RNA sequence: GGAGCGGGGCUGCCAAAUCCGCCAGGACCGGGGGACCCACAAUUUGGGGUGAAUCUCGCGCCAGCGAGUAGGGCAAAGCCUUUCAGCCCGAACCCGUCAGCUAACCCCGGAGGCAGUCGAAGGGCACCG
Numbered sequence: 001g002g003a004g005c006g007g008g009g010c011u012g013c014c015a016a017a018u019c020c021g022c023c024a025g026g027a028c029c030g031g032g033g034g035a036c037c038c039a040c041a042a043u044u045u046g047g048g049g050u051g052a053a054u055c056u057c058g059c060g061c062c063a064g065c066g067a068g069u070a071g072g073g074c075a076a077a078g079c080c081u082u083u084c085a086g087c088c089c090g091a092a093c094c095c096g097u098c099a100g101c102u103a104a105c106c107c108c109g110g111a112g113g114c115a116g117u118c119g120a121a122g123g124g125c126a127c128c129g
Base pairs, nucleotide, nucleotide: 011115012114013113014112018027019026020025028110029109030108031107032106033105038100046098047095048094049093050092055068056067057066058065059064071089072088073087074086078125079124080123081122082121083120084119085117
C1' cells in the first nucleotide's frame, strides 16, 4: 500500500417508513372504508385491498420450477433531470362473500433492506472563484 472477514460511527440510497414526547400520546406522512351527483352494468369462473411486483408460455401428479413480460429500482456524497448502454427486482401478505367514485365521518400503518453503474454523453438550478 492492497484485499477479505467481523464490530462500531458518520453519511447516503430504496420505501409512507420521519420527528417530538412528560411514554399517555402528538405532529407530519402513507393507505383503506364510506353519500348525493356521476359512472359502471349484472353478481362463483367469487370479489376486493397493500405493494413496482402483473400477465404469457413451457415443464411437473401436486407442491412448485424455468423462460419471458407489464411495471419498479440503480446515475450517491451540491440538487433536479434527459438519452444510450449495462445490472438488479418483478416478492410477500391481508379482508372473508363485501367494498366504483365519494363531502361529512370512521379505520389502519410509519416495517424492513442496502452501500449495487466511482458507466458514457447532455440539460437546468444552486454554490465558489

Annotation:
A computed fold for a 129-nucleotide RNA from a Chloroflexota bacterium, annotated as c-di-AMP riboswitch aptamer (ydaO/yuaA leader). The organism belongs to Chloroflexota, within Bacteria.